The part of an RNA shown here (large-subunit ribosomal RNA, domain IV) has 312 nucleotides and comes from Trapa natans var. bispinosa. Its mean pLDDT, the model's own confidence on a scale to 100, is 84. The organism belongs to Trapa natans, within Eukaryota. Its Rfam family is "Bacterial large subunit ribosomal RNA". Its family is annotated with structural constituent of ribosome and ribosome in the Gene Ontology.
Context: one part of a larger RNA
RNA sequence: CUAUCCUUAAGGAACUCGGCAAAAUGACUCAGUAAGUUAGACAAGAAUGAGUCCUAAAACAGGAGCAUAGAAUCGGGGAGACCGACUGGUUACCAAAACCAUAGCUUUUAGCCAACACGGAAGUGGAAGUAGUAGAAGCGACCCCUGCCCAAUAAUUGUAACCGAAAGCAGUAGAUGAAAGUCUAAGGUAUAAGAACAAUAGAAUGGCCGCAGUAACACUGACUGUGAAAAUGUAGCGCAAUAAAUAGUCAAUUAAUUGUUGACAGGUAUGAAAGGGGUAACGAGUUUCCCGCUGUCUCAAGGAUAAAUCGA
Numbered sequence: 001c002u003a004u005c006c007u008u009a010a011g012g013a014a015c016u017c018g019g020c021a022a023a024a025u026g027a028c029u030c031a032g033u034a035a036g037u038u039a040g041a042c043a044a045g046a047a048u049g050a051g052u053c054c055u056a057a058a059a060c061a062g063g064a065g066c067a068u069a070g071a072a073u074c075g076g077g078g079a080g081a082c083c084g085a086c087u088g089g090u091u092a093c094c095a096a097a098a099c100c101a102u103a104g105c106u107u108u109u110a111g112c113c114a115a116c117a118c119g120g121a122a123g124u125g126g127a128a129g130u131a132g133u134a135g136a137a138g139c140g141a142c143c144c145c146u147g148c149c150c151a152a153u154a155a156u157u158g159u160a161a162c163c164g165a166a167a168g169c170a171g172u173a174g175a176u177g178a179a180a181g182u183c184u185a186a187g188g189u190a191u192a193a194g195a196a197c198a199a200u201a202g203a204a205u206g207g208c209c210g211c212a213g214u215a216a217c218a219c220u221g222a223c224u225g226u227g228a229a230a231a232u233g234u235a236g237c238g239c240a241a242u243a244a245a246u247a248g249u250c251a252a253u254u255a256a257u258u259g260u261u262g263a264c265a266g267g268u269a270u271g272a273a274a275g276g277g278g279u280a281a282c283g284a285g286u287u288u289c290c291c292g293c294u295g296u297c298u299c300a301a302g303g304a305u306a307a308a309u310c311g312a
Base pairs, nucleotide, nucleotide: 002306003305004304005303006302007301008300010298011297014296019293027052028051029050030049031048036042038141053063054062055061064068076291077290078289079288080287081286082285083283084282088100089099104139105138106137107136108135109134110133116125117124118123142278143277144276145275147208148207149206152205153204155200156199157198158197159196163194168189169188172185173184174183175182176181209227210226211225212224213223236270237267248264249263250262251261252260253259
């Protein structure tokens, strides 16, 4: 000096991005146990408190020790917020998560030689199944809900006036050929898909306004006018995991807070299955605070073991 480990006065997170690391807690028996809640062997080992040795049949009796779970093994706890319901899975070798999955919800396709998938085909899976089934897609327990728009794109149904064929059909003309035939040209003809028109449909791709005036100070604008549009963002939530402005404003927390929580709110870039809002339980998830605890720190010191280097 490096690595591993032990102890430390007073203080106790002042360290730091952050209590990272360490310390602390710890077993068993008994007592006791809050809010919340999906009522559950939930939360819960909540929390909090007491005991643990020997003698003796046993005791509220007696006894020993510095120490009685006498070593080792062996949960720190609490309060709030976000996300995801949960158990589970994931970047073999820097990411375990809020990602994926999940039960559940919804849409859509398919009547059986099913749709769909693999294959050149035969065939195979689907399925030795048959719509309470199978495939595809989205959301993701549960609770309260899921608003308006079919103009565009994609889809479905219908209508049939017009348009719509390189192919087909019936002829004509020409070239060539012995013939069969082949080739070429201009028209004709009836249609398919499509286009067109009419409608449907959002848990399809998607979208969900502007200007001006107005109430007895002022401000605001329930109200009025006007323009545009397919419809003009509903319920909710909201400085948010939501661009910037932003360290928004107020309150709580602190001596002091770009933090956190609760409110406010036009967020002109929130918003309803790319789901909206809640939610007990759960989480090596993210975040704020409190108790306990400590060499993280004030501020460093001493000690043990091991290696290399230097010196003797």